Model confidence (mean pLDDT): 82 of 100. THF (Tetrahydrofolate) riboswitch aptamer, 114 nucleotides, folded computationally. Rfam family: THF (Tetrahydrofolate) riboswitch aptamer. About the family: Tetrahydrofolate (THF) riboswitch was first reported for Ames et al. as an RNA motif in 5' untranslated (5'-UTR)regions of folate transport and biosynthesis genes in Firmicutes genomes.
[in-house]
RNA sequence: CAGAGAGUAGGGGCUGCGCGUUUGCCGGGCAGCCGGCAUGGAGUGCCGUCGGAUGGGAGGUUGCCGGCGGACGAAUCGGGGUGACCCGGACGGUGCAGCCUCGCAGCCGCUCUG
Repeated sequence: CAGAGAGUAGGGGCUGCGCGUUUGCCGGGCAGCCGGCAUGGAGUGCCGUCGGAUGGGAGGUUGCCGGCGGACGAAUCGGGGUGACCCGGACGGUGCAGCCUCGCAGCCGCUCUG
């Protein structure tokens, strides 16, 4: 000098442990059930604003996280019980952890090869 490689915040999948899934009315049907409206509803997602962290180093966002404000608003059935509630399944672009896998553009550095 050239080539190759390691490695982040996070993404996806699987598993485990958790959270949530209200109530009423109308129409159709013999029933199971179907459709609609209202109501209930943490979270996820969306908008604005402020801040934070982010390969080994500096630095950095259209990616990630948090605070505040705003708009919107999803998700159930079976069994037991006098009841509160309990058990099981299903559901929600639901929370956390583990494993597998993908994975920082630019600068410097590290490892290997020539």